[in-house]
This is a predicted structure of a 615-nucleotide part of an RNA (large-subunit ribosomal RNA, domain I) from a wastewater metagenome. Its Rfam family is "Bacterial large subunit ribosomal RNA".
Context: one part of a larger RNA
RNA sequence: AGCCAAUGGUGGAUGCCUUGGCACUAGAUGCCGACGAAGGACGUGGGUGACUGCGAUAAGCCACGAGGAGUUGUCUACCUAGCGUUAUAACUCGUGGAUCUCCGAAUAGGAAAACCUAAUUACGUUUAACCGUAGUUAUUCCACACUGAAAACCGAAAGGCCAUAGGUGUGGUAAAGGGAACUGGGCGAAUUGAAACAUCUCAGUACCCCAAGGAAAAGAAAGCAAACGCGAUUCCCUUAGUAGCGGCGAGCGAAGAGGGAUGAGCCUAAACCUAUAGUGUGAUAUAGCCUGGCGGCGAUGCAUUAUGGGGGUUGUGGGACUCAAUAGAACUAGCGCCUGAUAGUUCACGAAGUUACAAAAGUUAUAUAUAACAGAAGAAGUCUGGAAAGCUUCACCGCAGAGGGUAAUAGUCCCGUAUGUGAAAUGUAUAACCCUUCGAUUGAUGUUCCCGAGUAUCACGGGAUCCGAGAAAGCCCGUGUGAAUCUGUGAGGACCACCUCAUAAGGCUAAAUACAAUCUAGUGACCGAUAGUGUACAAGUACCGUGAGGGAAGGGUGAAAAGAACCCCGAGAGGGGAGUGAAAUAGAACCUGAAACCAUUGGUUUACAAUCCGU
Numbered sequence: 001a002g003c004c005a006a007u008g009g010u011g012g013a014u015g016c017c018u019u020g021g022c023a024c025u026a027g028a029u030g031c032c033g034a035c036g037a038a039g040g041a042c043g044u045g046g047g048u049g050a051c052u053g054c055g056a057u058a059a060g061c062c063a064c065g066a067g068g069a070g071u072u073g074u075c076u077a078c079c080u081a082g083c084g085u086u087a088u089a090a091c092u093c094g095u096g097g098a099u100c101u102c103c104g105a106a107u108a109g110g111a112a113a114a115c116c117u118a119a120u121u122a123c124g125u126u127u128a129a130c131c132g133u134a135g136u137u138a139u140u141c142c143a144c145a146c147u148g149a150a151a152a153c154c155g156a157a158a159g160g161c162c163a164u165a166g167g168u169g170u171g172g173u174a175a176a177g178g179g180a181a182c183u184g185g186g187c188g189a190a191u192u193g194a195a196a197c198a199u200c201u202c203a204g205u206a207c208c209c210c211a212a213g214g215a216a217a218a219g220a221a222a223g224c225a226a227a228c229g230c231g232a233u234u235c236c237c238u239u240a241g242u243a244g245c246g247g248c249g250a251g252c253g254a255a256g257a258g259g260g261a262u263g264a265g266c267c268u269a270a271a272c273c274u275a276u277a278g279u280g281u282g283a284u285a286u287a288g289c290c291u292g293g294c295g296g297c298g299a300u301g302c303a304u305u306a307u308g309g310g311g312g313u314u315g316u317g318g319g320a321c322u323c324a325a326u327a328g329a330a331c332u333a334g335c336g337c338c339u340g341a342u343a344g345u346u347c348a349c350g351a352a353g354u355u356a357c358a359a360a361a362g363u364u365a366u367a368u369a370u371a372a373c374a375g376a377a378g379a380a381g382u383c384u385g386g387a388a389a390g391c392u393u394c395a396c397c398g399c400a401g402a403g404g405g406u407a408a409u410a411g412u413c414c415c416g417u418a419u420g421u422g423a424a425a426u427g428u429a430u431a432a433c434c435c436u437u438c439g440a441u442u443g444a445u446g447u448u449c450c451c452g453a454g455u456a457u458c459a460c461g462g463g464a465u466c467c468g469a470g471a472a473a474g475c476c477c478g479u480g481u482g483a484a485u486c487u488g489u490g491a492g493g494a495c496c497a498c499c500u501c502a503u504a505a506g507g508c509u510a511a512a513u514a515c516a517a518u519c520u521a522g523u524g525a526c527c528g529a530u531a532g533u534g535u536a537c538a539a540g541u542a543c544c545g546u547g548a549g550g551g552a553a554g555g556g557u558g559a560a561a562a563g564a565a566c567c568c569c570g571a572g573a574g575g576g577g578a579g580u581g582a583a584a585u586a587g588a589a590c591c592u593g594a595a596a597c598c599a600u601u602g603g604u605u606u607a608c609a610a611u612c613c614g615u
Base pairs, nucleotide, nucleotide: 001605002604003603004602005601006600007599008598009597015591016556017555020527021526022524023523024522025521026520027519028518029516030515031178032177039103040102041101042055043054044053046079047078049075050074051073061097062096063095064094065093066092067091070083071082072081108117109116110115118137119136120135121134122133123132124131139175140174141172142171143170144169145168146167147166153160154159182213183211184210185209186208193200197247223230224229234261235260236259237258244252245251265508266507267506268452272310273309274308275307276306277305278304279303280302281301288297289296290340292338293337294336295335315486317451318450319449320448321446322444323443324442325441326440328347329346330345331344332343333342349439350438351437352436353435362433363432364431365430366429367428368427369426370425372421373420374419378394379393380392381391383390395412396411397401403415404414405413458480459479460478461477462476463475467493488503489502490501491500492499543550544549563590566577567576568575569574
């Protein structure tokens, strides 16, 4: 010096563990905000760095309910000062209130967020002012009040006339801003695939923007179908990888029917009647004043425009107008009287209803959510052990042998579990009541009237549909053109005929469906600290970056701190004794404690090489 072994150091793999994650299931719940949100800043404790809570009433205040003998949140002990201990009950939980600085849509003005500076009203203080406290003061929109142009129009001009815009003030529980994914809409790629690439594909995906809600969207046939028929929409299964589309390449890819979930239908425009207002016209009382008769009045009339009320809403076409039939009572109304009809009001009867079809508040009952309560049954031992839940022996409960904890593995020790019980207050659902609303049906006639217009159609240019311009219908846009009113119009995949289906150009509409930020219960051939979330720990922290943004590491003493009194060495750190403990090589740099690496001790080798000494 090499090798081997043992013993240590270093290091933190492995094993075991889990406070945390991941994925999913079922249910609940689903918007918040000028009554100031979401999110923050700064404060707030007797001593307080961080977290949590809270807001100058500041780890809290008030009321009610449920527990309750201890208690003043966590890291986190300690000191100090308390409160309470069986009812004047501290403290904890739940429900409802009060307070709630400053910033933030931020809204009195401004600003480099958490700051600065005002006006005004009331009050306080003051001789007065300063000052303080509580309010008000942004913009847009809507309503009301006041004010009020220019232009246009008329006029030769002077000027006249109708407004509106604008302005000022008051009032408004009108909006704004936020929200995980889901929804509708706008805009809209490329990587990629086609084994290259251009039509095509990826894909109407991603990104971005707008808007809404607890869901959104869609929706009561100008629909499908096929010679039979169906009967709003949405979602699922299937039809079907079919029919089709396609450099007929890569690929893309329906629909009707059938089976289910759910189930709900309605309101308007127009014709016609009528009221009010504007404009035009209008002086013979013709017309008109509900009908008929008698009398009387007569700028009342007629046309048109606007607004309101009635009427009306359909495809075996419907409605209006006209006529006819039938159908409760009483009262009232029109220029007067008689007469009939009409309309209105009240009562009776009937029907319906709070998500559309009108709409608001409440009471009661039941169920349920937000605290809780009761809740069966085991002992022993000369056993092992530090410790019994293990072992042995003999028992018990079970609508409870889910799970967790207790010094090892407990149905019967503790918390629980099955099951049952429970709410002053607030919410939700259902039902009833109260309440509210509505109430006329049928038939007949027709050279009458209406049935959604710059619309449908068509041409050109595009888009989306399985459909890439194709034989290309139907749907939706842009430009142009431009109908008809039921003997009408559209569709049935060019187009024509026949036949069949539907009734466009206005609107509303629950449920079945999507999602999961949030809450509850649960599950796992999911992870177990380089895994699982980036985060099991003061984690979106420390740290980096001007900024947008990027973004860690870090778990484990022991059953219990019993966390090592006291002595010794040492300045201390640290160590040696003593003591605790089952164990201290469990001693806080703490479970286990691999390897690399560094040592110590022992064993072994002395060939070669090197070095030293001698010859």